Context: one part of a larger RNA
RNA sequence: UUGGGCGUAAAGGGAACGCAGGCGGUCUUUUAAGUCUGAUGUGAAAGCCUUCGGCUUAACCGAAGUAGUGCAUUGGAAACUGGAUGACUUGAGUGCAGAAGAGGAGAGUGGAACUCCAUGUGUAGCGGUGAAAUGCGUAGAUAUAUGGAAGAACACCGGUGGCGAAGGCGACUUUCUGGACGACAACUGACGCUGAGGCGCGAAAGCGUGGGGAGCAAACAGGAUUAGAUACCCUGGUAGUCCACGCCGUAAACGAUGAAUACUAGGUGUAGGAGGUAUCGACCCCUUCUGUGCCGGAGCUAACACAAUAAGUAUUCCGCCUGGGAAGUACGAUCGCAAGAUUAAAACUC
Repeated sequence: UUGGGCGUAAAGGGAACGCAGGCGGUCUUUUAAGUCUGAUGUGAAAGCCUUCGGCUUAACCGAAGUAGUGCAUUGGAAACUGGAUGACUUGAGUGCAGAAGAGGAGAGUGGAACUCCAUGUGUAGCGGUGAAAUGCGUAGAUAUAUGGAAGAACACCGGUGGCGAAGGCGACUUUCUGGACGACAACUGACGCUGAGGCGCGAAAGCGUGGGGAGCAAACAGGAUUAGAUACCCUGGUAGUCCACGCCGUAAACGAUGAAUACUAGGUGUAGGAGGUAUCGACCCCUUCUGUGCCGGAGCUAACACAAUAAGUAUUCCGCCUGGGAAGUACGAUCGCAAGAUUAAAACUC
């Protein structure tokens, strides 16, 4: 490798775009590369297989025949695949008029709270814990009132609510901007799906340069606890957390479930539309599309469970797995400022 698999046993790439490649809707005409079929040639002999014969038999030997999956040339068929041609509208895209949203980027603004500063009132405690102590306070703290400063985050609304490919996104206003949805069916006419390499995106932590620094807080210091306590608890506290630009490229990056398409009982919430019934109108009720939950039948599953948002029934394309450890390690290579990341073994051992 064949095969069998990938929710939890090993196994879905973190996620998107996309070159090559693979695969690809309906109808017409044509071609004949694939496909099917006839003929001719070739496919050495020996061997294999079948039949017959020769050594007393067998092994062995001899003769005849078949076969030789294949290749080449040539004739034919035209359903399917491919090529060419013309057409179609259901896939895909555009358009017209709607409507929802923490989707993204920039700028500006706001209130609550914490901390700090100034001033007033006021006096002996405050703080903290299981209990304490370190700590703060008569140089006037804590508390309380007024004024000011600065940074970060946006209570309530808030919801198995919404949006985004994923990471993720939550105060308000405004500018720029991406995508999805329902309705109509005007336009294009298969323009599609997937996607090795490639390219951009990618939480937190970390790194570089320059700012910023309220709160929180690795490291660190002290106080406790304890046999010890390099911890859990307490008092402090620096990187960091924030901003700009540039790197890093990893996570239980999870639905532990790749993307796309079609089909296969129902019931019940919820979000965004559209249509209908009814009505003065709004509800209510019914139908339908898209999303997001729960329950459940067939089916599937080792079981748990999944069940139109499939782990059911099928197709296309990609990624990945192949006993445990050694090991996601060594070596080499590529990338990175570094930390390290990616790729990725073997000996040995059970």

Record summary: Predicted 3D model of a 350-nucleotide part of an RNA (small-subunit ribosomal RNA, central domain) from a metagenome. Rfam family: Bacterial small subunit ribosomal RNA. Gene Ontology terms of the family: ribosome and structural constituent of ribosome. RNAcentral holds the full RNA, with entries from SILVA. The coordinates come from a structure-prediction model, not an experiment, and the mean pLDDT is 87.